[in-house]
């Protein structure tokens, strides 16, 4: 330099056009003599920009970052 893949809470992850799912971690409460475990509640995310669309995490284009391959 060229090609391919990936990008979602702190971390991991589901989601093929209609208010983004779960786990783990954080906070509060219940329970317990205490701790752990368990249960309930709660805050927290779509890499950036543009386009298509009534509507984009999803489709298209460009950019950025990471990984893989080729040279």
């Nucleotide at each position: 330099g060229c090609g391919g893949c990936u990008g979602u809470g702190g971390u991991c992850u589901a989601g093929u056009g209609g208010u983004a799912u779960g786990a783990u971690g954080g906070g509060a409460g219940c329970u317990u003599c205490c701790c752990a475990a368990g249960c309930u509640c709660u805050a927290g995310a779509u890499c950036c920009g543009a386009g298509u669309u009534c509507g984009a995490u999803u489709c298209u284009c460009g950019g950025c970052a990471g990984c893989c391959g080729c040279a």

Annotation: The RNA shown here (transfer RNA) has 71 nucleotides and comes from a Candidatus Woesearchaeota archaeon. The source organism's lineage runs through Archaea, Nanobdellati and Candidatus Woesearchaeota. Its mean pLDDT, the model's own confidence on a scale to 100, is 83.